[in-house]
Context: one part of a larger RNA
């Protein structure tokens, strides 16, 4: 330095997590500028500000593997059965009209959550009415094709649209229909990947067909009629267990395991259902009902849902900060300007794993004390130390200091990370080494204690008086900021 940091059940705290738009509307109306004078009113101007209606987003990002053996993945076709906001293109219009309602003002009701009545007012809210390129549905001609069928021309008939704001007045930008795109999705369809037959018979919307509802669309999808069919020894129906794959580990390979992190696709969001809204939902931080839980009450009634991030209980052999910052990718909203963003940038802590660096380097023999073994002669630690001559990486200490910035704004300015990396000078060898292991397998032996005890052990086995197998100790092997042991996969 870099990656990475469990699972499952439950409950609460506290922050913060999804908002934004005054260039859609009506309000509210700061600073400030002006006038008038009656020196502290009053008028006009200005819009900072927002609680309300509307718009768009809130389906994304984030998180989790409970459920699923299933078109849920993968992987390859089909759809002439099909949708698809915002974005590109292509083609025509944006005429004319009404009545509401929130906020606000007044007035109730509730302890609270919240709610009720009166009365005003506006819009890109909501509702008529005109007119259609085009849909739709019949006729009709061409034409194509892979069965239903497509495509294109002409006719008649139906039922259908719209909305502004802003500007420097040259517009800028929305809105309706509508064509083809792009993105994304939705259905079908072959073929693949788990154990078990101590599961052998399984099915009644089941199978298939006519109509009809229903859907964006095909389908018993759902209903009425009919008919009795459909599946199974190539394992059906049950039963276990399992998100699924690109991958990841191991292996020569062929296989085996496996599915943390990064990418994709399903599937959940307290537990069981259900719908509305929408271009998308059956909707994690919507809503309804019903449950268990917790929590408030004044006992009538209410509110809640971390499997976002951080945090705390609890459980456990065991896994972090209630940090900074929108500085940079990216997301929503906005004409920008900005605003939000626990996505993400970072940091913080954890030898958890990899990777690199340090704990000095050279010379030094009288082979020095000392320690161990000795056959008492030495042998061995041993150039090891002392001690000369040396160097300063890493920490440490002081000066200096980025890039990442593109954009954005009239200009000034704008970096979380960071006073970091980096660079430079200073001072001293100074602050910095363990584990395991020595019978064989396996690299690496000698004394001592002990006496089938005390003990060791992965197998094979060591120990009952000379133990290279146990305990110390010298010495040596192998690794190293690690090294063993546990567990498990090939």
């Nucleotide at each position: 330095g870099u990656g990475c940091g469990c699972u499952g059940c439950u409950u609460a705290c506290c922050u913060g997590c999804a908002g934004u738009c005054g260039a859609a509307c009506g309000a509210u109306g700061a600073a400030c500028c002006u006038c008038a004078c009656u020196u502290g009113u009053g008028g006009g101007g200005g819009g900072a500000u927002u609680a309300g209606u509307g718009g768009c987003g809130a389906a994304c990002g984030g998180g989790u593997g409970a459920g699923u053996a299933a078109c849920a993945c993968g992987u390859g076709a089909g759809u002439a059965a099909c949708c698809u906001g915002c974005c590109c293109u292509u083609a025509a219009c944006u005429c004319u009209g009404g009545g509401a309602u929130a906020a606000g003002c007044c007035u109730g009701g509730g302890a609270a959550a919240c709610u009720g009545g009166g009365u005003c007012u506006a819009a890109u809210a909501c509702c008529g009415g005109a007119u259609a390129u085009g849909a739709c549905u019949c006729c009709u001609c061409a034409u194509c094709g892979c069965a239903u069928g497509g495509u294109g021309g002409g006719g008649g008939g139906u039922g259908g649209a719209a909305a502004g704001c802003u500007u420097u007045a040259u517009u800028g930008u929305g809105g309706u229909u509508u064509u083809g795109g792009a993105u994304g999705g939705a259905c079908u369809c072959g073929c693949g990947g788990c154990c078990u037959a101590u599961c052998a018979g399984c099915u009644u919307g089941u199978u298939g067909g006519u109509g009809a509802g229903g859907u964006a669309a095909u389908g018993g999808c759902u209903c009425a009629c009919c008919a009795a069919g459909g599946c199974g020894a190539c394992g059906a129906c049950g039963g276990g267990u399992a998100g699924c794959c690109g991958g990841c580990c191991u292996g020569a390979g062929a296989g085996g395991g496996u599915g943390a992190c990064c990418g994709g696709c399903c599937a959940c969001a307290c537990u069981g259902g259900g719908a509305c809204u929408g271009a998308g939902a059956c909707a994690c931080g919507g809503c309804c009902c019903a449950g268990a839980c917790u929590c408030c009450u004044a006992c009538g009634g209410g509110a809640g849902g971390c499997a976002g991030c951080a945090g705390u209980g609890g459980g456990g052999a065991a896994u972090a900060u209630u940090g900074c910052a929108c500085a940079a990718u990216g997301g929503g909203c906005g004409a920008a300007a900005g605003c939000c963003u626990g996505a993400u940038g970072c940091a913080g802590c954890g030898a958890c794993g990899c990777c690199g660096c340090g704990u000095g380097a050279g010379g030094g023999a009288u082979g020095a004390c000392g320690g161990c073994c000795u056959u008492c002669g030495g042998g061995u630690u041993g150039u090891a130390a002392a001690c000369c001559u040396c160097u300063u990486u890493c920490a440490g200490u002081a000066g200096g200091g980025a890039a990442g910035a593109a954009g954005c704004g009239a200009a000034a300015g704008u970096g979380a990370c960071g006073g970091u990396a980096c660079c430079u000078g200073c001072a001293g060898a100074a602050g910095a080494a363990g584990c395991g292991c020595c019978g064989g397998c396996u690299a690496a032996c000698u004394a001592c204690g002990u006496g089938c005890c005390a003990g060791c052990a992965g197998c094979c086995g060591c120990g009952g008086u000379a133990a290279u197998a146990c305990g110390u100790a010298g010495g040596g092997c192998g690794c190293a900021a690690g090294c063993g042991u546990u567990a498990u996969c090939c």